[in-house]
RNA sequence: CAAGCGGGCUGAACGGUCGCGGCGGGUUUCGGCCUGUCGAGGAAAGUCCGGGCUCCACAGGGCAGGGUGCUUCAUAACGCGAAGGCGGGGCAACCCGACGGAAAGUGGCACAGAAAAUAUACAGCCGGUGCUUGCGCCGGCAAUGGUGAAAAGGUGCGGUAAGAGCGCACCAGCGUCGUGGUGACACGGCGGCUAGCCAAACCCCACCUGGAGCAAGUCCAAAUAGGGGACCCAUGAUGUGGCCCGCAUCAGUCCCGGGUUGGACGCUAGAGGCGCACGGUGACGUGCGUCCGAGAGGAAUGACCGUUCAAGGGGCCCAGUGUCCCUGGACAGAACCCGGCUUACAGGCCCGCUUGUUAA
Numbered sequence: 001c002a003a004g005c006g007g008g009c010u011g012a013a014c015g016g017u018c019g020c021g022g023c024g025g026g027u028u029u030c031g032g033c034c035u036g037u038c039g040a041g042g043a044a045a046g047u048c049c050g051g052g053c054u055c056c057a058c059a060g061g062g063c064a065g066g067g068u069g070c071u072u073c074a075u076a077a078c079g080c081g082a083a084g085g086c087g088g089g090g091c092a093a094c095c096c097g098a099c100g101g102a103a104a105g106u107g108g109c110a111c112a113g114a115a116a117a118u119a120u121a122c123a124g125c126c127g128g129u130g131c132u133u134g135c136g137c138c139g140g141c142a143a144u145g146g147u148g149a150a151a152a153g154g155u156g157c158g159g160u161a162a163g164a165g166c167g168c169a170c171c172a173g174c175g176u177c178g179u180g181g182u183g184a185c186a187c188g189g190c191g192g193c194u195a196g197c198c199a200a201a202c203c204c205c206a207c208c209u210g211g212a213g214c215a216a217g218u219c220c221a222a223a224u225a226g227g228g229g230a231c232c233c234a235u236g237a238u239g240u241g242g243c244c245c246g247c248a249u250c251a252g253u254c255c256c257g258g259g260u261u262g263g264a265c266g267c268u269a270g271a272g273g274c275g276c277a278c279g280g281u282g283a284c285g286u287g288c289g290u291c292c293g294a295g296a297g298g299a300a301u302g303a304c305c306g307u308u309c310a311a312g313g314g315g316c317c318c319a320g321u322g323u324c325c326c327u328g329g330a331c332a333g334a335a336c337c338c339g340g341c342u343u344a345c346a347g348g349c350c351c352g353c354u355u356g357u358u359a360a
Base pairs, nucleotide, nucleotide: 001356002355003354004353005352006351007350008349009348010347012308013307014306015305016304017303018302020039021038022037023036024035025034026033027032041331045342046341048340049339050338051337052336053213054212055211056210060245061244062243063242065209066208067207068206069205070084071083072082073081085099086097087096088095089094100204101203105202106201107198108197109196122145123144124141125140126139127138128137129136130135131134153171154170155169156168157167158166172194174191175190176189177188178187179186180185217265218264219263220262227256228255229254230253231252236250237249238248239247272291273290274289275288276287277286278285279284309329311327312326313325314324315323316322
């Protein structure tokens, strides 16, 4: 210098004029006025997960159902995160993984091929035999060839009538023992010779799991029709997904019709932010100190002007760290809150690492 990998920050600034919402103060003729202060995000998006909180409900247990799926740690919890293991991609930094079990069972593997898991014998090889010398019959073979994504461990040597883990060497798988590790696993010894692929097929195993949700719900005020009908009525009915057991209550369920659509709360001080110290590889934890950062309610933070800045284009000048003009600044708006994941993002900046080239 070039190409890449991982992580972090920012994402317009300042001033003026007018105009909004919350909270506080002052004032008022109660209509309002003045003033101080605060006022969208890293994703507020998606609604994919996990919770806090509220109600059913001062009753629970089980089954089905659903979810997760390598190990350990961390967390309020999680399918998130950290660190590792194994496998795959990449020269590497790094990235990806729907990563338990196919010897519990069931099922699938199109077409091609003889045959797709109780293997098989199409071409063929070997031995015996008959004879019309090219075929037939009996026995052995799965090594060679063909088909296929995949053909029953792979390569090589020996052996055999021809062959075969039949034997041997190396490798893979499986079993067992030892060592290291919390563990997933790794390394090594021995053994026998081998049990294809798919569970993101049903299934088995381990662990987790009530439901509904802020349009949850609590309170106040007001109004109406103390309305009508059907079913059921204790051997019953109802009780926040289904079924069973249990428990509680005494009525209940459905349909039609009428009234209300107002106000307050929930609604922002928290699993909170920031700083420092200690522990830990890390996620994170502990302690101390400090701060209070929107709470709207059809939904507030906007409009205009000037200057500056980032970027692009053009003109002048010999040239620029000069000057003038024009355009123009990404993705995008809270609605109970929090921890994540995923997706979108113009421009700019910083840190660390890998590879290549060049110079010293």